[in-house]
Context: one part of a larger RNA
Formats: sequence, structure tokens, C1' cells
RNA sequence: CGACGAGGAUUGAGGGAAGUUGCAGAUAGUACGAGAGGACCUCUGCGAACUAACCUCUGGUGUACCAGUUGUCCUGCCAAGGGCAUUGCUGGGUAGCUAAGUUAGGACAGGAUAACCGCUGAAAGCAUAUAAGCGGGAAGCCCCUCCCAAGAUUAAUCCUCUUAGACAGGUUGGAGAUCACAACCUUGAUAGGCCUCAGAUGUAAGCUCUGUAAAGAGUUUAGUCGAGAGGUACUAAUUAGUCA
Repeated sequence: CGACGAGGAUUGAGGGAAGUUGCAGAUAGUACGAGAGGACCUCUGCGAACUAACCUCUGGUGUACCAGUUGUCCUGCCAAGGGCAUUGCUGGGUAGCUAAGUUAGGACAGGAUAACCGCUGAAAGCAUAUAAGCGGGAAGCCCCUCCCAAGAUUAAUCCUCUUAGACAGGUUGGAGAUCACAACCUUGAUAGGCCUCAGAUGUAAGCUCUGUAAAGAGUUUAGUCGAGAGGUACUAAUUAGUCA
């Protein structure tokens, strides 16, 4: 840009992905075999590697979370804090992202076949799976499974609206280099703030008590807290606009 406009739900021409394999148990110490040994078939279980999704668990990371701690400078000093030193170092760690973690997958069934094995059967009174005809037969082929899919210009089908709308602007993230996509724009929970909760850290400061003191105890499962969940219009999504 097309397919009349906008929104939603489908069909599937066509394309892509996947396709692996081991061991053990039962059948059965059966068939077979003098014995030694030892099955086909069928059923079941547990794995390896690979692939996909996810973060409940186990962990990793988590440089705007919490705590401890060294040196030094600063906030006049004490105390309490802040800066710098690889995030100063150390111990933990929410969300997110992750694997070593969790879950799932390869299937089953069908069709036509290859090698190969057959039935009926003449040419050729026999024989012959073949000449006419009819079967079996593979991880392979076509289907089946999953994904994309009407630019499938042959532009499909169904439903809603019937001038509906689109863009720009703004608050944003499950999206993201940009664009795009998705949510929302006061008839509002889109983001921030605030409240509650989850979760992390691990018991703040101040004060009191004990101790000569360093310190310890109590108040206190405290205080603080990035991304998490729910709620709440306090703040910002105002008003106006362009095209059709």
C1' cells in the first nucleotide's frame, strides 16, 4: 500500500518444528537344545542426551534492600549519621532474569510402499509370488501431533457497529535499541505517593537499669526496606488539536 471502514471470532492452500536411544522386570529359565545355554512375540518400569515452557521447590545473580565492620574526611564536640576507599570489605537477600531446579514432549492410530515373504495362476496339461488379479511388509514416504499461516492479489468465511473511526499528545509496561505492540487518559486505578499485607534483614534511635569501664539487658519478633499483592484520586494522565 492492497484487500470498501473499525472491532472480534474462524477455515486452512501452503510452510515450519519434532522424529534419538539404553537398561531392567514379567511372560520364562518357557519354546528350542543331549547339555551348556537360551529366545521371538506381548506387557510394564526406570533412565541418558536433546527440545520447550516456567520459577512452587533447590540454588545463582540481585552495584538504589537490611545488618556487621576497617581506615580516613565531614556534619562544632559526645552520640547518631554522611562521603571516599573495587559495591571499601564481610554476612544475608525481595522482584526480575536464570540452571545445576521443576514440569512436559518424541507417542498412538491410519494409508501407500522398499528390500523381502506370500495367495490364486496361465503362457508352457507340469512348475512358477506375475503375465491378468489379490495380500503381508520399515526408524524411511504421506497422514496423525505442535507452531505459523488469506499478499492463498484466487486477497476466503462468520458475527457486531453503520459514519462508526484514525492520528497526534499524555500516564505507563507484561512490550521494547528506535519504531512497533499492549494497558490507561477523570464516565479514571495507568504510573507515582499513601495505607494494609507478603517477603528480606535480624531486635533501630532515644531513654532506663546493671557494670569503675569496655559493654550488657529491657523497652523490642524491633527499626528499616528497590522492583511483589490488594486498596485508596493525594499528584500527574488538563484543555485544546489534525485527518477521515